Notes: The RNA shown here (Bacterial RNase P class A) has 381 nucleotides and comes from Betaproteobacteria bacterium UBA1934. The sequence was found by an Rfam model in a public genome assembly. Taxonomically the source falls in Betaproteobacteria (Bacteria, Pseudomonadati, Pseudomonadota).
RNA sequence: GAAGUCGGCCGGGCGGCCGCUGCUCGCCUUUGGCGGGGGGAGGAAAGUCCGGGCUUCACAGGGCAGGAUGCCGGCUAACGGCCGGGCGCUAUAAGCCGCAAGGCCCAAGGCGACGGAAAGUGGAACAGAGAGCAGACCGCCUGCGCGGGGUAACCCGCGCAGGUAAGGGUGAAACGGUGGAGUAAGAGCCCACCGCGUCGGCGGCAACGUUCGACGGCACGCUAAACCCCAUCCGAAGCAAGACCAAAUAGGGAAGCAUUGGCGUGGCCCGCGCUGCUUCCGGGUAGGUUGCUUGAGCCGUCCAGCAAUGGCCGGCCUAGAGGAAUGGUCGCCGGCGCCGCGAGGCGCGCACAGAACCCGGCUUACAGGCCGGCUUCCCCC
Numbered sequence: 001g002a003a004g005u006c007g008g009c010c011g012g013g014c015g016g017c018c019g020c021u022g023c024u025c026g027c028c029u030u031u032g033g034c035g036g037g038g039g040g041a042g043g044a045a046a047g048u049c050c051g052g053g054c055u056u057c058a059c060a061g062g063g064c065a066g067g068a069u070g071c072c073g074g075c076u077a078a079c080g081g082c083c084g085g086g087c088g089c090u091a092u093a094a095g096c097c098g099c100a101a102g103g104c105c106c107a108a109g110g111c112g113a114c115g116g117a118a119a120g121u122g123g124a125a126c127a128g129a130g131a132g133c134a135g136a137c138c139g140c141c142u143g144c145g146c147g148g149g150g151u152a153a154c155c156c157g158c159g160c161a162g163g164u165a166a167g168g169g170u171g172a173a174a175c176g177g178u179g180g181a182g183u184a185a186g187a188g189c190c191c192a193c194c195g196c197g198u199c200g201g202c203g204g205c206a207a208c209g210u211u212c213g214a215c216g217g218c219a220c221g222c223u224a225a226a227c228c229c230c231a232u233c234c235g236a237a238g239c240a241a242g243a244c245c246a247a248a249u250a251g252g253g254a255a256g257c258a259u260u261g262g263c264g265u266g267g268c269c270c271g272c273g274c275u276g277c278u279u280c281c282g283g284g285u286a287g288g289u290u291g292c293u294u295g296a297g298c299c300g301u302c303c304a305g306c307a308a309u310g311g312c313c314g315g316c317c318u319a320g321a322g323g324a325a326u327g328g329u330c331g332c333c334g335g336c337g338c339c340g341c342g343a344g345g346c347g348c349g350c351a352c353a354g355a356a357c358c359c360g361g362c363u364u365a366c367a368g369g370c371c372g373g374c375u376u377c378c379c380c381c
Stems, first nucleotide, its partner, number of pairs: 001377010012333007020040002023037006042352001046363002049361005054238004061270004066234005071085005086114001087112004095104003115229002120227002122223002137168002139164011176194005195218001196216005201210003242290004252281006261275004297316004302311003334350001335348005
């Protein structure tokens, strides 16, 4: 310097004029008006997918069913999140080989719904003999019978009985692989090595690793976002939750159950509490205040940690609307596109997009610009 890849930040600035809105102070003619001060939409405010804070049930429990998560360790208020590690899968760049087509090898990186198939059940089209304690289509071997050739040994063909799964075929996949010994022919039948399983040693907190060892011929491969088993966790509803004030109405009507009953924020049971409750028809109100913004808050130095994150110290207060406010215009700058050797000129209002109780995450959208990390290659010193 180039390429690949991962991460972070900004996403408009300044000024003038006019305008909107909360808080606070002052004045006034006080359902309001005027003036001063100091504020006013995001990294996703979006999706409503997770987790909480908070409110109500409620004084609270146990179990079953149900749901969620699923490698190990750590962080966190918590999580299905984040960080680090392990294992598995996966490329492409570069490199090497080749005339070429292409092949080999493969970095940083990317992905993982990553517990268990030796508890049990279920499932896998077609092809194939046979698809999981399977299986004989073509084959190979032995015996018998028949026919042909041959002096004979023996060879060929057909049929029957038995043995076999090494060779071939089917298939995505065929019940370990290579070599040897053995056999009538074969086969982990036996042996060596590899693979696999169990146990031990060493390293690691652990998942796991191991070019260390022992034993075993060796179990039936895949599938659990199939049922299931195992471990851990989970009360429900939700700011339209709730609280207070004011006002109005019809202390209405009907039916049912009744202490052995009924009701009580997921379902069922037990327990506990209360003593009435359930359904339908009809009527009134839907106004105001509050909840409502100081927070598991933000920023900065330092310390600990690989990191996520945590701690000490210092600083800051940054919307609270209530049918819903933060806008319009002008000028300069910034940015982008085009033209031009250049000076410069022309054009573009310039990404995704707008709080509604609050917070931590995940997912999705994003014109343009800036800053870094890692890996590989090239050049120079």